[in-house]
RNA sequence: UCUGACAAUAGAGGCGCGAGUAUGAUGAGUAGCUCUCCGGAGGACAAUGGGUCCAGCGAUGGGGAGGGAAAGGCAGAUCGCCGAGAUAAAGAGUAGCCAUUCUAUUCUUUGUUGGGCUGGUAUUGAACAAAUGCCAGACUGUCGCAAUGCUAAGGUUGUGGAGCACUAUUGAAGAG
Numbered sequence: 001u002c003u004g005a006c007a008a009u010a011g012a013g014g015c016g017c018g019a020g021u022a023u024g025a026u027g028a029g030u031a032g033c034u035c036u037c038c039g040g041a042g043g044a045c046a047a048u049g050g051g052u053c054c055a056g057c058g059a060u061g062g063g064g065a066g067g068g069a070a071a072g073g074c075a076g077a078u079c080g081c082c083g084a085g086a087u088a089a090a091g092a093g094u095a096g097c098c099a100u101u102c103u104a105u106u107c108u109u110u111g112u113u114g115g116g117c118u119g120g121u122a123u124u125g126a127a128c129a130a131a132u133g134c135c136a137g138a139c140u141g142u143c144g145c146a147a148u149g150c151u152a153a154g155g156u157u158g159u160g161g162a163g164c165a166c167u168a169u170u171g172a173a174g175a176g
């Protein structure tokens, strides 16, 4: 002086990411509750099997009246952050009465994804909210390469890569 999937620390991206608490809207004049009328045999616990419970002292269901939520999801604020995080698969655990499946959720491992935006589409969702996956588009940060008629650093244009990236410092290793 140089090198890279070395280590540590610090840092940048921008409609950047997440979290729980409080607030707000939505959920919803819905669910469940009470009263009443109709009705007349099954019904509830996710599915099947079991089991338990409710039901002719009239259930489940339907109409009317009264009173009337919450959770998940969302928003800005706040706080914590910059693989922030998201998602898929597998495994393990927890909850849903038991078994199996399924659903929800937590953890671990592995894979994918630089970031947000717009459009299309599928799924989730009460949702014309929002999220996630895929496809397309332009934008943006960063580094490499090429061009440049601008240039002190650098800028501009084109193109490619991926966050195991990029920048700075220190340390270690290797090469000259």
Base pairs, nucleotide, nucleotide: 001175002174003173006171007170008169009168010167011166014082016081017080018079019078023075024074033066034065035064036063037062038061042054043053044052045051046101047100048099049098050097085113086112087111088110089109090108091107092106093105094104095103096102114140115139117137118136119135120134121133122132123131124130142161143160144159145158146157147156148155150154